[in-house]
Context: one part of a larger RNA
RNA sequence: CGUGUGGGGGAUGCCUUGGCGCCAGGAGGCGAAGAAGGGCGUGCAAGACUGCGAAAAGUCCGGGGGAGCUGUCAAAGGAGCAUUGAUCCUGGAAUACCCGAAUGAUCGCAUGCUGAAUCCAUAGGCAUGCGAGGCGAACGCGGCGAACUGAAACAUCUCAGUAGCUGCAGGAAGAGAAAGAAACCUCGAUUCCGUCAGUAGCGGCGAGCGAAAGCGGAAGAGCCCAAACCGGCCGGGCAUGCCCGACCGGGGUAGUAGGACCGAUGUGAAGACCGAUGAGACCUAGUCGAACCCGCUGGGAAGCGGGACCAGAGAGGGUGACAGUCCCGUAGGCGACAGGUUGAGUUGGCUGAGUCGGCACCUGAGUAGGACCAGACACGUGAAAUCUGGUCUGAAUCCGCGGGGCCCAUCCCGCAAGGCUAAAUACUCCCUGGCGACCGAUAGUGAACCAGUAGCGCGAGCGAAAGGUGGAAAGAAUCCCGGGAGGGGAGGACAUUGACCCUGAAACCACAUGCUU
Numbered sequence: 001c002g003u004g005u006g007g008g009g010g011a012u013g014c015c016u017u018g019g020c021g022c023c024a025g026g027a028g029g030c031g032a033a034g035a036a037g038g039g040c041g042u043g044c045a046a047g048a049c050u051g052c053g054a055a056a057a058g059u060c061c062g063g064g065g066g067a068g069c070u071g072u073c074a075a076a077g078g079a080g081c082a083u084u085g086a087u088c089c090u091g092g093a094a095u096a097c098c099c100g101a102a103u104g105a106u107c108g109c110a111u112g113c114u115g116a117a118u119c120c121a122u123a124g125g126c127a128u129g130c131g132a133g134g135c136g137a138a139c140g141c142g143g144c145g146a147a148c149u150g151a152a153a154c155a156u157c158u159c160a161g162u163a164g165c166u167g168c169a170g171g172a173a174g175a176g177a178a179a180g181a182a183a184c185c186u187c188g189a190u191u192c193c194g195u196c197a198g199u200a201g202c203g204g205c206g207a208g209c210g211a212a213a214g215c216g217g218a219a220g221a222g223c224c225c226a227a228a229c230c231g232g233c234c235g236g237g238c239a240u241g242c243c244c245g246a247c248c249g250g251g252g253u254a255g256u257a258g259g260a261c262c263g264a265u266g267u268g269a270a271g272a273c274c275g276a277u278g279a280g281a282c283c284u285a286g287u288c289g290a291a292c293c294c295g296c297u298g299g300g301a302a303g304c305g306g307g308a309c310c311a312g313a314g315a316g317g318g319u320g321a322c323a324g325u326c327c328c329g330u331a332g333g334c335g336a337c338a339g340g341u342u343g344a345g346u347u348g349g350c351u352g353a354g355u356c357g358g359c360a361c362c363u364g365a366g367u368a369g370g371a372c373c374a375g376a377c378a379c380g381u382g383a384a385a386u387c388u389g390g391u392c393u394g395a396a397u398c399c400g401c402g403g404g405g406c407c408c409a410u411c412c413c414g415c416a417a418g419g420c421u422a423a424a425u426a427c428u429c430c431c432u433g434g435c436g437a438c439c440g441a442u443a444g445u446g447a448a449c450c451a452g453u454a455g456c457g458c459g460a461g462c463g464a465a466a467g468g469u470g471g472a473a474a475g476a477a478u479c480c481c482g483g484g485a486g487g488g489g490a491g492g493a494c495a496u497u498g499a500c501c502c503u504g505a506a507a508c509c510a511c512a513u514g515c516u517u
Base pairs, nucleotide, nucleotide: 001514002513003512004511005510006509007508013502014468015467018439019438020436021435022434023433024432025431026430027428028427029135030134037099038098039097040053041052042051044077047073048072049071059093060092061091062090063089064088068081069080070079106132107131108130109129110128111127112126113125114124139170140168141167142166143165144164150157154204180187181186191218192217193216194215195214201209202208222420223419224418225364229250230249231248232247234245235244236243237242238241255398257363258362259361261358262357263356264355265354270351271350273349274348275347276346277345280342281341282340283339284338286334287333288332292307293306294305295304296303308325309324310314316328317327318326369393370392371391372390373389374388375387376386379405400415401414402413403412404411455462456461475501478489479488480487481486
């Protein structure tokens, strides 16, 4: 140095209970009737997990189911339960210790009583009723709001109204029924997608930022107040029969203006509203469900050989190896006492449509607009319109007002200063089903295993490693050596599958042997 046999080690292969991604449907909340999350208990039984709560791995009732059962690690023992139907699954009910919003000596609203300084009153107090509070993965709307970075430095700019902090809500939120968009043609609320388009623009015209109309689609829905006028009730003023004001009811809602009032004429569709009832469907347990035998090899048949059969079922999983016909299932049917969801239909209530003529009463004020300063608009002050805010000002009233990107005119479009509004859209802590040219234990979640554990840190917080005997424990009775560990027989298809257990690579080590110096 080589070879062999072992040791050592745990790579590789195979496997998968766990992950990852996506699709469809559901659900989209829980909580003072005490949540989320914990502590401590609870068993015949020491610990842990799970369940449960001093009525404590459970109690009661209904339904399903049908022979075993007293959850798991975890076997045995003990004591029991069960065809008078247990265990188990499912609906409902009961119980539910202590902490935790943790709870009242809190906050809000309403009503009543009481009641200071101070006469009436008000503040305050008391009682009762109702509501709130906290938690939760993302999605939503608002408030506050960075820096690294990019600009090859850096200050405007960018990152970015992002991250972060914070308030609040919903199953979605927000937006929304034109003081719009257009362009002399027209469209007709909002939202979302595609396109327009990296265009028009903005920009130390640098880096970079970046529309809209239109068009094509998804969806589709429109409404209610304020005011004029009328009435009621109450309060106030006085010229005591008028005026003013609050509240309530009627009325009314528009831009080819509409409405009120006066005169004339005339009628009940629809509804996104609130109830009641409620066929049916679905969810929360289940249930029926076709068809195969023999021989051979083998420890074992599903393999191979032979001959059959079913198929609305040849998806998948399991079974001692590779099974349409062995088991569970699959296709296709059936099924609910109870709880829940949806809901046709029926029914009650509520709301609810005009035309012509006259008249000139109403149509959202510290508002619109303006000045200065900011912010938002793709738009960085620009010719800078439009929208929002701070300070100061400050109109018109339908013969009116706003807009059409400085401004003016013409023309066109539209009615601000009140409000509501499904669907198309966003998301997934969670439930059910399904899928994958996704991973296969240094991968895939940090976590396939009792993991947010062990451990670390004063703390905020950081955070692992760790899967596989065998078909079945049949987990090696008994014998031998030994103090034991271990080994040798035996047994058992196989034990180099022997518990440090599938496969068992390399480094490294030992022994044996060959060659070489």
This is a predicted structure of a 517-nucleotide part of an RNA (large-subunit ribosomal RNA, domain I) from a Betaproteobacteria bacterium. The full RNA is in RNAcentral, with records from ENA. The coordinates come from a structure-prediction model, not an experiment, and the mean pLDDT is 86. It matches the Rfam family "Bacterial large subunit ribosomal RNA". Gene Ontology terms of the family: structural constituent of ribosome and ribosome. Taxonomically the source falls in Betaproteobacteria (Bacteria, Pseudomonadati, Pseudomonadota).